[in-house]
RNA sequence: GCGCGAGUAGCUCAGCUGGUUAGAGCAGGCGUCUUAUACACGCCCGGUCGAUGGUUCGAAUCCAUCCUCGCGCACCA
Numbered sequence: 001g002c003g004c005g006a007g008u009a010g011c012u013c014a015g016c017u018g019g020u021u022a023g024a025g026c027a028g029g030c031g032u033c034u035u036a037u038a039c040a041c042g043c044c045c046g047g048u049c050g051a052u053g054g055u056u057c058g059a060a061u062c063c064a065u066c067c068u069c070g071c072g073c074a075c076c077a
Stems, first nucleotide, its partner, number of pairs: 001073007010026004019057001028044005050066005
């Protein structure tokens, strides 16, 4: 340099063919339970979906450019 893949909550990840409110588990907080802790159960919290622009009535989803990470290929003094 070229190709492919990934980027969504603090972490691990879902999210279909563009459409209703962006979700789960873990973590965190509160409560129930317990002598107490743990477990279990209930509730809560947490996001401008990597950035910018575009298409569209409507974008996490499609298009372009860029950024970060991973894999492969090429080049190389």

Model confidence (mean pLDDT): 80 of 100.
The RNA shown here (transfer RNA) has 77 nucleotides and comes from a Candidatus Uhrbacteria bacterium.
RNAcentral holds the sequence, with entries from ENA.
NCBI's taxonomy places the organism under Bacteria, Bacteria candidate phyla, Candidatus Uhriibacteriota.
It matches the Rfam family "tRNA".